[in-house]
RNA sequence: UCCGAUAAAGGGUAUACCCGUCGAGAGGUGGGGACGCAAAACCACCGAUCUAAAGGGACAGGAUGUCCUACGAUAGCGGAGUUACCUAA
Numbered sequence: 001u002c003c004g005a006u007a008a009a010g011g012g013u014a015u016a017c018c019c020g021u022c023g024a025g026a027g028g029u030g031g032g033g034a035c036g037c038a039a040a041a042c043c044a045c046c047g048a049u050c051u052a053a054a055g056g057g058a059c060a061g062g063a064u065g066u067c068c069u070a071c072g073a074u075a076g077c078g079g080a081g082u083u084a085c086c087u088a089a
Stems, first nucleotide, its partner, number of pairs: 012037002017032006035076001041082002045079003048074003055068003059065001
C1' cells in the first nucleotide's frame, strides 16, 4: 500500500406526513418531521416511470369527456460518468 470490510468514531442527509410558496400537472422550494441511505453527493448521457399545458386524431355535439405526444419531471428506479470522510480484528 492492497484485500479482509465491516464494525467503531466524527458526522452528513432526510421517506411518508403537516404548513407556507411556485407550477396546468407531475413535481420543485422554505420550515417542521424521520422511513431509511456508506455514496440516498453531483450529473438528465442511456433505459425506466410519472405528468399532458401547448400541439395533433377520432367520437360526441350544452362546449365536457376520451386517445396520442415531452420541449416538462423523478438522481430516494436502475445503468454510465465525476467527486468524497474514517477505518479495527